[in-house]
Molecule: transfer RNA
Organism: Bos taurus
Parts: sequence; structure tokens; C1' cells
RNA sequence: GGGGGUGUAGCUCAGUGGUAGAGUGUAUGCUUAGCAUGCACGAGGUGCCAGGUUCAAAUCCUGGCACUUCCA
Repeated sequence: GGGGGUGUAGCUCAGUGGUAGAGUGUAUGCUUAGCAUGCACGAGGUGCCAGGUUCAAAUCCUGGCACUUCCA
């Protein structure tokens, strides 16, 4: 320098055009003499950035940024 992949909750990840989810972590409550486990319930998202297509975009398209991988 060129090609590919990835970017979504604190962390690990799902979600192939129609209300953003799971596991784990975390707050509160129950259970216990107490802790752990278990149970109930809650909070937590500018969806990397900017634009485009569409009635409607996490999803499709374009450019950029970051990380990663391959080639030279």
C1' cells in the first nucleotide's frame, strides 16, 4: 500500500426492513442466626460517526473512524 471481517447493555454475544433481546454482572426484596445457593422484581442502549434509500433502517447502500486478519 491492497483485500476480508468486526463495531448493539458494565462484560460476552444474539437479532437478515416493522416496539432492541439473552447470558453474566449489578440494585432492591424474600429465604438464612449470617454468608453462599435459590426465588421474585427492577435499573441499565446517542445501536462507532456522518450521509443516502424507504411509509419505516441495528438490519440495505456510500464515505469515514477504530480494532482484527490475510497478502505484498